Background: The RNA shown here (Bacterial small signal recognition particle RNA) has 97 nucleotides and comes from an uncultured Verrucomicrobiota bacterium. Its Rfam family is "Bacterial small signal recognition particle RNA". Gene Ontology terms of the family: SRP-dependent cotranslational protein targeting to membrane, signal sequence recognition and signal recognition particle, plasma membrane targeting. Model confidence (mean pLDDT): 76 of 100.
[in-house]
Parts: sequence; C1' cells; structure tokens
RNA sequence: CGCCAGGGUCCAUGGGUCGGGGGCUUGCAAACCCCGCCAGGGCAGGAAUGCAGCAACGGUAGCUUGAUCCCCGAUUGCCGUGGGUGCCCUGGCACUC
Repeated sequence: CGCCAGGGUCCAUGGGUCGGGGGCUUGCAAACCCCGCCAGGGCAGGAAUGCAGCAACGGUAGCUUGAUCCCCGAUUGCCGUGGGUGCCCUGGCACUC
C1' cells in the first nucleotide's frame, strides 16, 4: 500500500420499553342552575283531562379503572434485519522496505 473477514459509527426498517392523546372498558356520578320519563303531592277544570314539576329511575357532561385497540413522540446507554460507500478498531493473507 492492496485484498478479505468481523465489529463500531451513519441511514433505513421491524420489535420492545417509556410518555402523551383518543376509542373501548370498570366504578362513582351534576340534590337545583344537564336531558328523558315523571309515583306522590300541587295548580286549572263540574268532569273528562290538561299544566308545571320534586324524589326515584334511565342517560349524559365529569372523575376514575384496565393485562385492551388506534395515533403521535422519545430511547440506540434495549434487541433484530437490511444498505452502500466514507471513517474508526481488530484479525488474516500477499507484496515492498
């Protein structure tokens, strides 16, 4: 100086882990100023019936649970795969001195 091989760096990519958001899920759930339905009671009416409507019930906003699904981000000081030349390290071979 050249060639080969391996590793690192670099790029891409798959997975893992962590974080954020959403769906789904668990429980609680706005006394009234959320919705629906409104027992009792109240009001109107001769009556039929109607009106407003508390509690209860159902739902929703909200808070919460999860070993789940989706999206985004982070991590090469987590693991794997691929890439081409450049750089670094190691080993081998050949040539020259």